A computed fold for a 337-nucleotide part of an RNA from a Minisyncoccota bacterium, annotated as large-subunit ribosomal RNA, domain IV. RNAcentral holds the full RNA, with entries from ENA.
[in-house]
Context: one part of a larger RNA
RNA sequence: CUCCUUAAGGAACUAGGCAAAAAAGCGGCCGUAAGUUCGCGAUAAGGCCUGCCGUCUUAGGACGGCUUCAACAAAAGACUCCAGGCGACUGUUUAACAAAAACACAGGUUCCUGCUAACUCGUAAGAGGAUGUAUAGGAGCUGAAGCCUGACCAGUGCUGGAGUGUUAAAAACGGGGGUGUGGUUGGACGCAAGUUCGGCCAGGCUCACUGUUCUAAGCCUCCAGUGAACGUCCGCGGUAACUCUGACCGUGUUAAAGUAGCGUAAUCCCUUGCCGAGUAAGUUUCGGCCCGCAUGAAAGGCAUAACGAUCUGGAGACUGUCUCAAGGAGGUACCCG
Numbered sequence: 001c002u003c004c005u006u007a008a009g010g011a012a013c014u015a016g017g018c019a020a021a022a023a024a025g026c027g028g029c030c031g032u033a034a035g036u037u038c039g040c041g042a043u044a045a046g047g048c049c050u051g052c053c054g055u056c057u058u059a060g061g062a063c064g065g066c067u068u069c070a071a072c073a074a075a076a077g078a079c080u081c082c083a084g085g086c087g088a089c090u091g092u093u094u095a096a097c098a099a100a101a102a103c104a105c106a107g108g109u110u111c112c113u114g115c116u117a118a119c120u121c122g123u124a125a126g127a128g129g130a131u132g133u134a135u136a137g138g139a140g141c142u143g144a145a146g147c148c149u150g151a152c153c154a155g156u157g158c159u160g161g162a163g164u165g166u167u168a169a170a171a172a173c174g175g176g177g178g179u180g181u182g183g184u185u186g187g188a189c190g191c192a193a194g195u196u197c198g199g200c201c202a203g204g205c206u207c208a209c210u211g212u213u214c215u216a217a218g219c220c221u222c223c224a225g226u227g228a229a230c231g232u233c234c235g236c237g238g239u240a241a242c243u244c245u246g247a248c249c250g251u252g253u254u255a256a257a258g259u260a261g262c263g264u265a266a267u268c269c270c271u272u273g274c275c276g277a278g279u280a281a282g283u284u285u286c287g288g289c290c291c292g293c294a295u296g297a298a299a300g301g302c303a304u305a306a307c308g309a310u311c312u313g314g315a316g317a318c319u320g321u322c323u324c325a326a327g328g329a330g331g332u333a334c335c336c337g
Base pairs, nucleotide, nucleotide: 001330002329003328004327005326006325008323009322012321017318027049028048029047030046035040037144051066052065053064054063055062056061079316080315081314082313083312084311085310086308087307091103092102107142108141109140110139111138112137113136119128120127121126146302147301148300150233151232152231155230156229157226158225159224160223161222162221163220165219166218171213172212173211174210175209176207177206178205179204181202182201183200184199185198186197187196188195189194234252235251236250237249238248261295262292273289274288275287276286277285
């Protein structure tokens, strides 16, 4: 290290019954609670039976036969109950430290989308969506069914409407720069042809220059709507013939002043809150209470039968987990040969 056995006790161990032990049969007969979505719960739980005869036998059984609705067993093959939290459920996940209360889910709801759909990928062509067409497709939130889902549109967002603001490219009308052409005129050089430096006029090409006008959606402003959009849901003072408390009154703020529920909770700091149950004894657990540091209604609220290798508390059975250790078997390392 891997196993086996153990007096008396039986969880006193420990974070925790981890591990081990026990119970055990999808055999037969009986029997089966609360709860419940009437399907379940349920193999609930629990009790009884599992034979007889003959031969052989190492006395453990083996083989053969018989009756009966029923006499199994080669292998495989539940520990059970009570109560609570979470998640409805089956499912999925961190390949190799996490399987869960996380994800998904059916269902609910909101928004977008009329088809060359919305949306996604791609520079594009194009593809998916879909050889689909609003009982369809995409996106967000919630997460079965049950009972429900309160107030606030002031801010932000979204939707709709209005307009005196602001605003792009393009377009129109100008200015400017560059560079050719033609005409005309003046100066210098030259005999001339011509070269060069300007002025004016006309017309062409061009510019990453510039002004004005005209303007779209958007933005801005204004007005409405909208919460299963992002979100937010108050103070202070007084008051009842013991005391306490405050149904009640006053006052200030706000967009509105947390409704129903639930509540020391997977949320409570104080906190081992207070009362009760369970124990001889209980920071855990359960039932109540509750001004809740800092609960609360689809970041859903509250309850739920069934389900869960889930988490928490308790009980029975059982045990070397322990009191408290002992003996034994086989192996590894190591030492000796």

Model confidence (mean pLDDT): 80 of 100.